Source information: Predicted 3D model of a 98-nucleotide RNA (SAM riboswitch aptamer (S box leader)) from Megasphaera elsdenii DSM 20460.
């Protein structure tokens, strides 16, 4: 890294440091000199693995998260004036795994 299986409308942010582009790809569309985006402390959320526990649960410990539904959409099919609905692609985490 391939491949597998799960989950993806909930939830959780200060300070300090840097300086311009981030939000994965494209396209909207939003964030950003009142300072994003990353980095680093501390704080938090969750409950996937783990631990305990008959169990509902808890949450010391591995990850993972803390703007916008994975922001919205990207292909098919429905509906239709549209909004929308399904599903599925891609994406991301987690667990095996070669």
């Nucleotide at each position: 890294u391939a491949u597998u299986c799960a989950u993806c409308c909930a939830g959780a942010g200060c300070a300090g440091c840097c300086g311009a582009g981030g939000g994965a790809c494209u396209g909207g569309c939003c964030c950003g000199a009142u300072g994003a985006c990353g980095c680093u402390g501390c704080g938090g959320c969750a409950a996937c693995c783990u631990a305990c526990g008959u169990a509902g649960g808890u949450a010391a410990g591995g990850u993972g998260c803390c703007a916008a539904u994975u922001c919205c959409a990207g292909c098919a099919g429905g509906a239709a004036c549209a909004a929308c609905c399904u599903g599925g692609c891609a994406g991301a985490u987690g667990a095996a795994g070669u």
About this RNA:
The same sequence occurs in records of 2 taxa. The coordinates come from a structure-prediction model, not an experiment, and the mean pLDDT is 81. RNAcentral holds the sequence, with entries from Rfam and Ribocentre.